[in-house]
Molecule: small-subunit ribosomal RNA
Organism: Candidatus Heimdallarchaeota archaeon
RNA sequence: UCCGGCUGAUCGCGCCGGAUCCCACUGCUAUCAGGUUCCGACUAAGGCAUGCAAGUCGAGGGUGCCAGCAAGGCGCCCGGCGUAAGGCUCCGUAACACGUUGUCAAUCUACCGUCUGGACAGGAACAAUCACGGGAAACUGUGGCUAAUUCCCGAUAGGAUACAAGUACUGGAAGGUCUGUAUCUCAAAAGGGCUUGACUAUUGCUGUCAAUCUCGCCAGACGAUGAGACUGCGGCGGAUUAGCAUGAUGUGGUGUAAUGGACCACAUAAGCAAUGAUCCGUACCGGUUCUUAGCGGAAGAGCCGGGAGACAGGGACUGAGACACUGCCCUGAGCGCUACGGCGUGCAGCAGCGACGAAACGUCACCCAUGCAAGAAAUUGUGAGUGCGGGAACCUGAGUGCCAGGCUAACGCCUGUGCUGUCGCCGAAUCUACAACGUUCGGUUAGGAAGGAGAGGACCAGGCUGGUGCCAGCCCCCGCGGUAAAACCAGCUCUUCAAGUGGUGGGAACUCUUACUGGGCCUAAAGCAUUCGUAGCGGGACUAGUAGGUCAUUGGUUAAAUCCUACAGCUCAACUGUAGGCCUGCUGAUGAUACCGCUAGUCUUGAGACUGGGAUAGGUACUCUGUACUCACGAGGUAUCGGUGAAAUGAGGUGAUCUCGUGGGGACAACCUGUGGCGAAGGCGGAGUACUGGAACAGGUCUGACCGUGAGGAAUGAAAGGAUGGGGAGAAAAGUGGAUUAGAGACCCAUGUAUUCCAUCCCGUAAACGAUGCUCGCUAGGUGUUUCCUUGACCUAGAGUCUUGGAAGUGCCGGAGCGAAGGCGUUAAGCGAGCCGCCUGGGAAGUACGUACGCAAGUAUGAAACUUAAGCGAAUUGACGGGGUCCAGCCUUAAGGCGUGAAAGAUGCGGUUUAAUUGGACUCAACGCCAGGAAACUUACCUGAGUACAGGUUUCUGUGAAGGUCAAGCUGAUGACUUUACCUGAGACUCCAAGUGUAGUGCAUGGCCGGUUCAAAUUUGUGGCGUGAGCUGCUCUGUUAAGUCAGAAAACAAAUGAGACCUCCGCCGCUAAUUGCUAGCAUGGGCUGUUAAAAGCCUGAUGAGCACAAUAGCGGGAUCGCUGUCGCCAAGACAGAUGAGAGUGGAGGCCACACCAGGUCCGUAUGCUCAUAAUACUCAGGGCUACACGCGUCUUGCAAUGGUUCGGACAAUGCGUUGCGAAUCCGAGAGGAUAAGCUAAUCGUCAACCCGAAUCACAGUUGGGACUGAAGGCUGCAACCGCCUUCAUGAACGUGGAAUGCCUAGUAGCCGCGUGUCAACAUCGCGCGUCGAAUGCAACCCCUGGACUUGCACACACCGCCCGUCGUUGCAGGUGAGUGAAUUUGGGCUGAGGAUUUGCUUUUUUGGCAAAUUCGAAGUUCAGGUUCGUGAACCGGCAAAAGUCGUAACAAGGUAGCCGUAGGAGAACCUGCGGCUG
Repeated sequence: UCCGGCUGAUCGCGCCGGAUCCCACUGCUAUCAGGUUCCGACUAAGGCAUGCAAGUCGAGGGUGCCAGCAAGGCGCCCGGCGUAAGGCUCCGUAACACGUUGUCAAUCUACCGUCUGGACAGGAACAAUCACGGGAAACUGUGGCUAAUUCCCGAUAGGAUACAAGUACUGGAAGGUCUGUAUCUCAAAAGGGCUUGACUAUUGCUGUCAAUCUCGCCAGACGAUGAGACUGCGGCGGAUUAGCAUGAUGUGGUGUAAUGGACCACAUAAGCAAUGAUCCGUACCGGUUCUUAGCGGAAGAGCCGGGAGACAGGGACUGAGACACUGCCCUGAGCGCUACGGCGUGCAGCAGCGACGAAACGUCACCCAUGCAAGAAAUUGUGAGUGCGGGAACCUGAGUGCCAGGCUAACGCCUGUGCUGUCGCCGAAUCUACAACGUUCGGUUAGGAAGGAGAGGACCAGGCUGGUGCCAGCCCCCGCGGUAAAACCAGCUCUUCAAGUGGUGGGAACUCUUACUGGGCCUAAAGCAUUCGUAGCGGGACUAGUAGGUCAUUGGUUAAAUCCUACAGCUCAACUGUAGGCCUGCUGAUGAUACCGCUAGUCUUGAGACUGGGAUAGGUACUCUGUACUCACGAGGUAUCGGUGAAAUGAGGUGAUCUCGUGGGGACAACCUGUGGCGAAGGCGGAGUACUGGAACAGGUCUGACCGUGAGGAAUGAAAGGAUGGGGAGAAAAGUGGAUUAGAGACCCAUGUAUUCCAUCCCGUAAACGAUGCUCGCUAGGUGUUUCCUUGACCUAGAGUCUUGGAAGUGCCGGAGCGAAGGCGUUAAGCGAGCCGCCUGGGAAGUACGUACGCAAGUAUGAAACUUAAGCGAAUUGACGGGGUCCAGCCUUAAGGCGUGAAAGAUGCGGUUUAAUUGGACUCAACGCCAGGAAACUUACCUGAGUACAGGUUUCUGUGAAGGUCAAGCUGAUGACUUUACCUGAGACUCCAAGUGUAGUGCAUGGCCGGUUCAAAUUUGUGGCGUGAGCUGCUCUGUUAAGUCAGAAAACAAAUGAGACCUCCGCCGCUAAUUGCUAGCAUGGGCUGUUAAAAGCCUGAUGAGCACAAUAGCGGGAUCGCUGUCGCCAAGACAGAUGAGAGUGGAGGCCACACCAGGUCCGUAUGCUCAUAAUACUCAGGGCUACACGCGUCUUGCAAUGGUUCGGACAAUGCGUUGCGAAUCCGAGAGGAUAAGCUAAUCGUCAACCCGAAUCACAGUUGGGACUGAAGGCUGCAACCGCCUUCAUGAACGUGGAAUGCCUAGUAGCCGCGUGUCAACAUCGCGCGUCGAAUGCAACCCCUGGACUUGCACACACCGCCCGUCGUUGCAGGUGAGUGAAUUUGGGCUGAGGAUUUGCUUUUUUGGCAAAUUCGAAGUUCAGGUUCGUGAACCGGCAAAAGUCGUAACAAGGUAGCCGUAGGAGAACCUGCGGCUG
């Protein structure tokens, strides 16, 4: 002095936990010493075997025995003192018990001290003992003897009481002391001892007297000590204990050492209590102890002081003192003995034993020391005490080694006739009650001595290894563990403390989470629904007094120990001693007087009264008015009305709805009406009258602090509800019916009762809210509005309009300040004062019980067990909404085009089937996808068969491993195996391991890919704002394809993405010239033509050339540049011009930050796991091609914009040596044979739709071609499952339901071609060209996405969260017919025993007996109270978990929610009435 834990993140309220100290128990571990007030306190003040814990005195006396002639010993008894102390415990006790301060003029005090005086004269009994008895014992009876410091009587002294006076003494005060008188009453041990002296007596004795000294005795006074009594103040909880008790006051007595209702008689009607009586619970109190910075909080073991108790309860006796722990009597319970008749006993003394428990030692030694009792003393006794022993009780101290060399990565290990020797061990002396320790001396092989807890965070210390796999387990809290665990179990290493170290329970602190110091209450828990008012608390200005509070000085006390400081003694320390301080308190005295209080007086500003004119839905009562509604009647009128999202129930032909008129009825009070007004709040709204309350303003006449708040208390108190009686139009819980729906006990509709209205009474609650108690003072403003007063102006002269200032009310904005923030902000949630109420984690619960109130409903007060790490407030960022605004998009709509969905087929998927039909992918973003067109291979699947292992170990092996082979058997087949025989000649088997695996894990990964994304977003620096998360920038306005750009703005800039860039296409120019091209020139060849020519045509074949085209390089070109309009003089938009191209020219490539645990371990890579003679490898065959069925994507069509036949024309991209293959020949064709050229701008391969002509004539056809049969061809080991050809066959299908796909121009559509795969097979993918449209130029209605905003109880983010019934299990609680016990109150009965009085008896006393009165334990019974157990059944609560039913709440949560109340309903809930906005 803090730290961890609620959240995606933040701040706050708030609690839970950690770290610290102390106490008890406990786990593991342990070498030694010293000290201390430690050790059956906590539970059982439960019970106790055994031994001991109080005796002593012969110098008080008697006596028995022993011994002795010295002057004794051991006993018994009488007697004295002591046994009321010491020791133990903490049951009871909430009290004068304790603490502290006083008082006794209301008291006693043995032993002790001081002083004064005295001790005279007589007598008697009872023990021991003796005799005789009773009894099992314990014990006890009768008779006889006897002494004393035993007992009694008398005397004297003294004392007590009463009266009187003196005022002499003390004192605050005489009832005290002193003096006098009277009355009464009572003393003693002429004792003991030593010494000395004297006397007497004698064997039996130890005698008598005197003196000194001494111990005792009696009386009185004083003291000391101890005790008793009274008293102010102080210290627990509960009000779910509010009234209590009969001794409460007096007089007179009784009683006591003494006061007193302590007790009694009689009077009285008082006494205590909210400042907590009474009752209940708990508890010995204090000094002190623990903790804390302190204030406090908790405790009261040990030690000291006080109290109380001694098996439970009661009682007296003795005594100075007791109502008595180791005394007595009685009752009760327990235990023991018994001869059954009776007896005995009390460890909360020391040891010890059961019991109880988590919990606590020896049946030790001694009186040496300190004390106590007795004694003259020696001495005796002492489980008080002193010591020793046991115990990880506490405090303190010490040690467990050091060095050298070697080894080790390090830790460390090894070696050394190396070192040291604290301590320990061995021996001797000394010390001591006995011992021990200590001291001194000598010896002694490091020899005897380190553990506990922890290592994810908090919190010091492992990103080590192995095992485990939401298991086992850990964890105070958060949280770990579901196959890579720094968190479990271990190993290693490390950290921390250390003879200790951890755990459990309790106390303190942390905690300003009980707040006196020192907290709060708008929204987090918390302001009573409102007002009045009692007690209490607080209180204006001035003066005087007082001195209670307060303050100062001082006296007494505050025990010791403890605590603090200093010094000293044990080797140090702990410990102990000495001195001082402290002890915060109480009390006496003296003083001060500002403040508070009190007393007295004065004042006016607080408060109140009064006067005035205004404002007002303030209240109560009565009267009146108005429209609407409804009902009835009359008139008119005809088929619908009503109702809804749409309907139906319902009304209507007996005439509705509708229109008009008349009448009845009840409720209500439009407009005015307002952020307006009034009221304490609830609440109050047509008009008038009567009565009545309050406030504001103005005045400044009166009173003179009369005030503020307000526990209890009283009154008022919406709606609903209750009672009685009216009233009842409309509305409307409940009810009935119709709809909706999966259901619909609801929302909607129709009807409808209580109710709503009135009168009287009750209830007493609301989100009764400003979620903000009342009163007073102080602290910036601005702007509305209401009332009153006021200034000035205008004036239509009005109760007018405007305006200035003031007061009071009521709103908004806002500064300082405050606040967690939202916000509040002179109407405070700011700064202060006074008083009241309330809060202390969430739940259980505003429940249970009790009490009060109520007719009831219920209201008020108001817990606990148990459970839980959260619950909550405000704000932030997202996501989401059956919220809002704006925008974009042919994977949106609209406008269009062509399709799919129907058919047949192809192909993929599902399903089913199967030995296997391998596996993956499942909305967009799986399904002609894995380039996945699988005949074998592929291939992963199935059936069957076979094959193989680097290196190391063990075993076998030249006494022959493995292999090969004829024959036979086995087999679908095989020297694979078996049998038999031969050949050859060095390895074989097993395990570990290696290798392999299309085995597992895409939820361990890399890489790649898909989607959001045909989108426009994602961030940063600096600055600013905010406590902070965060915000700003990135927002707004306009604009764009675009976060594209412009302007504004606490922002200014920047990065990625967009754009730019790169490629292709479109226009132009330049360069180049082979394999390309051929305009012009030349040549060759061919054809036509001609007698021959000429000429023409064809052919790039040749020279030549590069004009054109093409090829492939380099440049140009397009930028809203120009014009106009719009726009802000902007960005830009629209239109036009120019141009090959016009606003990104078209098409591509590239394409951010991130997310989707998206896909892929079956492309490859790769961690871990698994398999290893199999999940490896090889071979054969089969399967992936199955087929009732469902889905996706396609192909072909359904025909005339067509089919068929014949003829004719025009491409581009590409590909080619196991290849493309010209050309020629053969075949009807597929194709075959021969074969040139080409490793390619050189050779090869090349269109169809289309055009022309003919035919078909709307048909299941000359459309359509499936299916099937036959005959062939090609590829290939292989065609059963491939493709092609020909002939034959000729199915469905006549344009396709709901629904749905693609597309905006060289696009859709249509047509074919190439290529990839490939031995063969294309209806697939990727490309290529030919022909070539229609319709938008818009919108946000649906969908998706973006921006802003709003709500939120979501953050795994709506596929979210979450409520209640029911069902299961467990736990604690409540009610409960009863039942058991304890305790307590009152009454009755029985009643041990005690006390008092009286009487009788007896030889006096002591006694005995009887009666009366009284106290009274205990037992029993009756009637209650309280508490604790137990209890069938019932009730709700909490917890668990993947149950069931719904979906009430959170978004407008899909009917806004919530509060109060009432009714209803499986459940959450629904509905009515009033209220709140959260």